This is a predicted structure of a 72-nucleotide RNA (transfer RNA) from Candidatus Woesebacteria bacterium GW2011_GWF1_31_35. RNAcentral holds the sequence, with entries from ENA. Its mean pLDDT, the model's own confidence on a scale to 100, is 82. NCBI's taxonomy places the organism under Bacteria, Bacteria candidate phyla, Candidatus Woeseibacteriota. RNAcentral records the identical sequence in 4 taxa.
RNA sequence: GGGCGCAUGGCUCAGUGGUAGAGCGCAUUCCUGAUAAGAAUGAAGUCCAUGGUUCGAUCCCAUGUGCGCCCA
Numbered sequence: 001g002g003g004c005g006c007a008u009g010g011c012u013c014a015g016u017g018g019u020a021g022a023g024c025g026c027a028u029u030c031c032u033g034a035u036a037a038g039a040a041u042g043a044a045g046u047c048c049a050u051g052g053u054u055c056g057a058u059c060c061c062a063u064g065u066g067c068g069c070c071c072a
Stems, first nucleotide, its partner, number of pairs: 001071007010024004018055001026042005048064005
């Protein structure tokens, strides 16, 4: 220098145009003599940024940023 992939709660990841979800973790309560396990409830996200397409964008397009892989 060229090509490709990824970016979504604290972590690991779903979600291919119409209200943002799961597991683990966290908080509270129940249970227990007390823990663990189990049960119930809850908090936690400007979906990397900017612009565009669209009635409507996490999703499609462009550019940028960061990370990773391949080629040179």